Annotation:
A computed fold for a 113-nucleotide RNA from a Cyclobacteriaceae bacterium, annotated as SAM riboswitch aptamer (S box leader).
[in-house]
RNA sequence: GAUUUAUAAAGAAGCGCUGAGAGAACAGGCUCUAAGACGCGCUAGCAACCCUUCCGAGUGGAAAAAGGUGCUAAAUCCUGCUCCAAGGCAAGGUGCCGGGAGAACUAUAAACC
Numbered sequence: 001g002a003u004u005u006a007u008a009a010a011g012a013a014g015c016g017c018u019g020a021g022a023g024a025a026c027a028g029g030c031u032c033u034a035a036g037a038c039g040c041g042c043u044a045g046c047a048a049c050c051c052u053u054c055c056g057a058g059u060g061g062a063a064a065a066a067g068g069u070g071c072u073a074a075a076u077c078c079u080g081c082u083c084c085a086a087g088g089c090a091a092g093g094u095g096c097c098g099g100g101a102g103a104a105c106u107a108u109a110a111a112c113c
Base pairs, nucleotide, nucleotide: 001113003111004110005109006108007107008106013043014042015041016040017039021032022031023030026080027079028078029077044072045071046070049068050067052063053062054061055060081102082101083100084099087097088096089095090094
């Protein structure tokens, strides 16, 4: 890096260093940010994918947190594609707002190549 499966509206922060952009990419929006964001390091925490234990046996359920990952602004920050549903507001050029399901993309874990 490819593939498969699962999950992604919950949860969890301080200190130090650095110093200008950051929120994956593109577009639009919105937000964070010199009262120091983003990133890096340390510590702490959250969660429970793997691991561990127990029950069960239909790959299910419960517990635990030592270890391997992950995560700790905002719903994967929101929208973009498809389907369903069809309303409200303003107005008289037409505009604005809004619901549900799914897909794709992305991220993470585990397995495998």